[in-house]
Context: one part of a larger RNA
Formats: sequence, C1' cells, structure tokens
RNA sequence: CUGGGUGUAAAGGGUGCGUAGGCGGCUUGGUAAGUCAGAUGUGAAAUGUAUGGGCUCAACCCAUGCACUGCAUUUGAAACUAUUGAGCUUGAGUGAAGUAGAGGUAGGCGGAAUUCCCUGUGUAGCGGUGAAAUGCGUAGAGAUAGGGAGGAACACCAGUGGCGAAGGCGGCCUACUGGGCUUUAACUGACGCUGAGGCACGAAAGCGUGGGUAGCAAACAGGAUUAGAUACCCUGGUAGUCCACGCCGUAAACGAUGAAUACUAGGUGUUGGCAGGUAAGACCUGUCGGUGCCGCAGCUAACGCAAUAAGUAUUCCACCUGGGGAGUACGUUCGCAAGAAUGAAACUC
Repeated sequence: CUGGGUGUAAAGGGUGCGUAGGCGGCUUGGUAAGUCAGAUGUGAAAUGUAUGGGCUCAACCCAUGCACUGCAUUUGAAACUAUUGAGCUUGAGUGAAGUAGAGGUAGGCGGAAUUCCCUGUGUAGCGGUGAAAUGCGUAGAGAUAGGGAGGAACACCAGUGGCGAAGGCGGCCUACUGGGCUUUAACUGACGCUGAGGCACGAAAGCGUGGGUAGCAAACAGGAUUAGAUACCCUGGUAGUCCACGCCGUAAACGAUGAAUACUAGGUGUUGGCAGGUAAGACCUGUCGGUGCCGCAGCUAACGCAAUAAGUAUUCCACCUGGGGAGUACGUUCGCAAGAAUGAAACUC
C1' cells in the first nucleotide's frame, strides 16, 4: 500500500454555505493523453528459472534457452476515462397557479398570576415542617374588597402536531423577510453531488459596558437534622436569570446513527397538498411531501434496524486502531479573562 471499521464495544465533525480537489445524466462526431494490440531497439554480466553436463554426491562450476513483468520509438484500435464540437431533457434551477406553519427581525397591544405600595373591613395569629425553629404580626400581620406600580412568563388550545441547517421557536396584532410543499410543464440545458482549508451560525453557564430587577435563585446568613452536616428540609438572600451592544464557541450540541443518489414485501395512525369516484358531506381509491408505530426479506455479537435502514450499491468528507498516563505536558493559534482549539511522550498494566 491492500485489507477492517464508526447506533450501544475505540470511532460521524454541533450545524450550514462554499474554495481547491475528488466524483458525475442521455445521443452523436472529431482527437488519441490514459487504455489496448502489433513491430523495432534497448533492458551488461553475474543472479533467477528450465534442460543438459563437470568435480564419486551435494554445495559449487559450465553450456544453452527463457525470464528480466521496464523504458523509448513507431504503426494501428476507439468500447471506456479524458478532451473538443453539436444536440437532448429525465438530474438541477427558473417561471406560473396555489398552499400549511411556535421559521426569523422590529414595533405595538392584552389578560391571569406572584410581589410591593395606598385605602376600607377585621382581630390574633400567620408561615413553615416528618416534627419544629429561625422569620412575619397588636407600630394591626395573615384573610378579604377596591385602587395603583413594576418586572418576568404566556394557562386552556397542545397533539410520538407544526416550522427551522443545527442551536432552537409557543398570548394577540402589524410591518419587513427566509425557506418548504403541491400542481403545471412555459423557460435554461448537466448549470449536478460532496467538500480539506475558509467563512457564517451556534443552548446553558460565564465575561465586558450601560440599563432593569416582580418571581426564582449559585454564593452567603440564620433555623433545623445529625456523632458531625461546610448537604438533603425550612426562613431569608446577592450575583445571575431580563434588555441593548460586544465577547466566549462549548454540551449526553443525541437519532449517541455525516451528506447525496438509486433500488428492495406489506399493514396501520397522523400532518400538508393534488387528482378521481360519490347529488353534496361523511367516506372510498390513487398520488406527492413530512412525521410515528408494527412487521417480511436482508443485516447485526446481540439488543435491535427494517422505504425516515443499521438492507443492496455508488460518490465525497470526517473519524477509529488496547486500558491508564491524558484531552494532560510542551509549542502554536484564538480569547479581556475563564478557558477553547490543536495535541504527545516517558512510565505502567
């Protein structure tokens, strides 16, 4: 190098866009770089190998043939790859007609609830727990009624429902805006797939500056529990959680399953379209796109997967190679920092 793998044993990059590169639809003409065939030259000898021979045999030696799978020149072939010309429409895209949606950004609005403040009624408790206590309350709490302030989150609808590349997205309205799906077949005519580097996005926590702070709540304080209790339980409570802008760049970022294409029994839900049947609805049949369950073949170490494959194939990328040491050290890059990325070895079992 070939060969083996990556759902759970080591192993799919968090996700997308895309550069180089790799790979790539149908028909037809040219060229002949790859490819194939022939010829010529060369491929020293020894070595190798086949046959025969010489030392009593063997090792060893000698002769002849072959090989030396290569290179160069030249003559041809044209299926495939390549290249170039012409064309095609099924891949891809555009248009047209529809359509569903918590997709995104910004602005506005709404009601319930918690807390706080004011006022009325009212009186001795409230709260909390396994039981208590800390705490709050006669300076009038808790309860109840009315009014007000402010912040955060949006009950029911709600659904293995929907949308998004992933992270993620849920009150209502408006504006702007991205993508999908279906039908059609007018247009372009392979414009495609993947994608090392690169660029962009990326939960929570954390960081910087400025605001905001109702509830919750690391840290912290107190009360309990306990042998102790730096905890679990209780009463409080600050960062934070919220907003704007800028960083960070990680997660069990999970379907622990990379992307694309084609093919391979069925059954049953659900969701978005379309077509046909039916007088209409309900319903039935067919079809395209999503999302679930069950299940055959096949696959799998088993569990299980099974048209949303972990089946059968092809292309491209990423990654794995015993456990620990270690995602550590060193170096480098990035970061305000926290740290992130890249990433060993000695030694040991």

A computed fold for a 349-nucleotide part of an RNA from an uncultured bacterium, annotated as small-subunit ribosomal RNA, central domain.